[in-house]
RNA sequence: UAAUCGAACUUGCCGAGUUCGGUGCCGUCCGCGGCGCCGGAGCGGGGGACCCAAUGCUGGCGUUGCACCAACGCCGGCCGGGGCGAAUCGCGUGGCGUGCCACGCGUAGCGAUCCAACGACGCGCCAUCUCAGGGCGCAGAGGACCGCGAGCCCGUCAGCUCACCUCGUAGGCAAGGCCACCGAGGUCAC
Numbered sequence: 001u002a003a004u005c006g007a008a009c010u011u012g013c014c015g016a017g018u019u020c021g022g023u024g025c026c027g028u029c030c031g032c033g034g035c036g037c038c039g040g041a042g043c044g045g046g047g048g049a050c051c052c053a054a055u056g057c058u059g060g061c062g063u064u065g066c067a068c069c070a071a072c073g074c075c076g077g078c079c080g081g082g083g084c085g086a087a088u089c090g091c092g093u094g095g096c097g098u099g100c101c102a103c104g105c106g107u108a109g110c111g112a113u114c115c116a117a118c119g120a121c122g123c124g125c126c127a128u129c130u131c132a133g134g135g136c137g138c139a140g141a142g143g144a145c146c147g148c149g150a151g152c153c154c155g156u157c158a159g160c161u162c163a164c165c166u167c168g169u170a171g172g173c174a175a176g177g178c179c180a181c182c183g184a185g186g187u188c189a190c
Stems, first nucleotide, its partner, number of pairs: 009176006018041010042169006052159001056078010080157001081154004089106008109148003113144003122138005
C1' cells in the first nucleotide's frame, strides 16, 4: 500500500416483533446512551357458550325394541389429535428399522426489485431492403426477473365461538464508503 475479515455508523429486507413512562446498575462529550425489571399503548397469537358442524374400529356388560339383530349408555383395547409459520403436495434415485431419512426435479403457496389505467400481457395496420426502433387503432390487468417453499412447539387435549381468560413483542439478513447515502428547496403534470 492492497486484499480479506471484524466492530461502529448509514440505508434497506423477511418477520407481529414497535413505541411511551417509571425504576436500578453501568458508561458519559453531562446533551444523553446501553442493559435489566415493572407498567401502559400499538401490533400479533392461543384458549373459550348458545346456534351450526362433527362424533372411527373392536371386546364385554346393561337398557329398549319389530328378538340374536339394531339403537343408546358404561368400561377396556387399537388408531391419536392439535398450534405458530408462505413453507404444502407429487415424482424419481439411493438407503435402511416399511415407515422414515438423504439427494434431485417440480408444486400449492410466499417475498424482494423493476415496469404497468399517462394502459401491463397481447392483437391488427402503416412506413422502412432487413434488424433495432417509430406511428396509429382495438382490447382491458397484470408482466419481467431473482429468491423462499424451513423449522419449532403442545402432550391424549383444544371445531366454530359473545362475554371472559391468557401469551408474545424475537431472531435472521443485504448493500455502502463522499462518484455513496440521507435531507431540504424549486419546477412540471395529475
c-di-AMP riboswitch aptamer (ydaO/yuaA leader) from a Solirubrobacteraceae bacterium, 190 nucleotides, folded computationally. Its mean pLDDT, the model's own confidence on a scale to 100, is 76. The organism belongs to Solirubrobacteraceae, within Bacteria. Its Rfam family is "c-di-AMP riboswitch aptamer (ydaO/yuaA leader)". About the family: This family represents a conserved RNA structure found upstream of the ydaO and yuaA genes in Bacillus subtilis and related genes in other bacteria.